A computed fold for a 355-nucleotide RNA, annotated as Bacterial RNase P class A. Its Rfam family is "Bacterial RNase P class A". Rfam's curators write: Ribonuclease P (RNase P) is a ubiquitous endoribonuclease, found in archaea, bacteria and eukarya as well as chloroplasts and mitochondria. The family's RNA type in Rfam is ribozyme. The sequence was found by an Rfam model in a public genome assembly. The coordinates come from a structure-prediction model, not an experiment, and the mean pLDDT is 76.
[in-house]
RNA sequence: UAAGUGAAAAAGACAAUCGCGUGUGAGCCGUGCGCUCAUCCGAGGAAAGUCCGAGCUCCACAGGGCGGGAUGCUGGGUAAUGCCCAGCGAGGGUGACCUCAGGGAAAGUGCCACAGAAAUGUGUACCGCCGGCUUGGCCGGUAAGGGUGGAACGGUGCGGUAAGAGCGCACCAGCAGUCGGGUGACCGGCUGGCUAGGUAAACCCCAUCUGGAGCAAGACCGAAUAGGGAAGGGAUGAAGCGGCCCGCUGAUCCUUCCGGGUUGUGUCGCUUGAGCCGGCAGGCAACUGCCGGCCUAGAUAAAUGAUUGUCGCCGCGCAAGCGGAACAGAACUCGGCUUAUUGAUCACUUGACUG
Numbered sequence: 001u002a003a004g005u006g007a008a009a010a011a012g013a014c015a016a017u018c019g020c021g022u023g024u025g026a027g028c029c030g031u032g033c034g035c036u037c038a039u040c041c042g043a044g045g046a047a048a049g050u051c052c053g054a055g056c057u058c059c060a061c062a063g064g065g066c067g068g069g070a071u072g073c074u075g076g077g078u079a080a081u082g083c084c085c086a087g088c089g090a091g092g093g094u095g096a097c098c099u100c101a102g103g104g105a106a107a108g109u110g111c112c113a114c115a116g117a118a119a120u121g122u123g124u125a126c127c128g129c130c131g132g133c134u135u136g137g138c139c140g141g142u143a144a145g146g147g148u149g150g151a152a153c154g155g156u157g158c159g160g161u162a163a164g165a166g167c168g169c170a171c172c173a174g175c176a177g178u179c180g181g182g183u184g185a186c187c188g189g190c191u192g193g194c195u196a197g198g199u200a201a202a203c204c205c206c207a208u209c210u211g212g213a214g215c216a217a218g219a220c221c222g223a224a225u226a227g228g229g230a231a232g233g234g235a236u237g238a239a240g241c242g243g244c245c246c247g248c249u250g251a252u253c254c255u256u257c258c259g260g261g262u263u264g265u266g267u268c269g270c271u272u273g274a275g276c277c278g279g280c281a282g283g284c285a286a287c288u289g290c291c292g293g294c295c296u297a298g299a300u301a302a303a304u305g306a307u308u309g310u311c312g313c314c315g316c317g318c319a320a321g322c323g324g325a326a327c328a329g330a331a332c333u334c335g336g337c338u339u340a341u342u343g344a345u346c347a348c349u350u351g352a353c354u355g
Stems, first nucleotide, its partner, number of pairs: 001351007010342001012311007020042002023039006029032001044327001048338002051336005056214004063246004068210005073087005088102001089100004103205002108203002110199003126146002128142006154172006173195001175192007218268003221264001228258006239249003275294008313324004
């Protein structure tokens, strides 16, 4: 200097003026969701997608079975997870490093297009090779060579043979057994018989987890009122437990139609929480423990804004100065993932050049 790989942060700062929304404290009079003044606080790393996991609420303070769904190497972390960390194996990259839906194909079933003789059957002979014969062919042997294919029933070599073949041997791959190491995934050694195709984000099998609905949950107050009429069902069980069965609860109930009444800028839930910051300790790490400090939005058609000045960052310019700063806006709350996005920093890798 060029191209890359990974990690951890930040998302301008301060001041003044004007303005907005909760809360708090005063004051005023016209006594109301009133007005005025002061003061405190006032969006994010993703507030987004609503994809996972929880808290919380209601329904049996959620029970059993079937079915369905999700996950799927090992060990750990966590409230929990399909998330995170550390490893193992496989694959990719010169490398830093990255990716993996990564259990079982020696339970069963299905599929493997086209091509090819043959696509899983103790099956198969198209060309070739070898032997025989009644020789322009036929019969037998053969998977070494050719050809097809993503894949042809282990690979390479030597021996062997009529030609061949795990037929024999050596090495390699795989399988089974055994020994050693490791918590484990797995790794390494030895022995054996010689060989077993792929596909499970195909059915399936195995293991683990899994009830449903969601803050418009739900609770309370207020207003209004007629437990209105008709039909059907109902303790021989309505309705609920949002697939089915059991089981549980147990009725001025349930369904449909007809005709009416009432309907609030209501209150709570609502923000103190698996919370944030700092230090120490444990751990490779994710994370955890202890101590100290802090309170940091709760609106409801929805506030969180605007202007100016100084400084900081980037670009242009000799300078004065001018210009620029992304994605994006809370709505019950957390932990993750994914997506959108700005300019810098640090560590590392590979190459080139210079000393």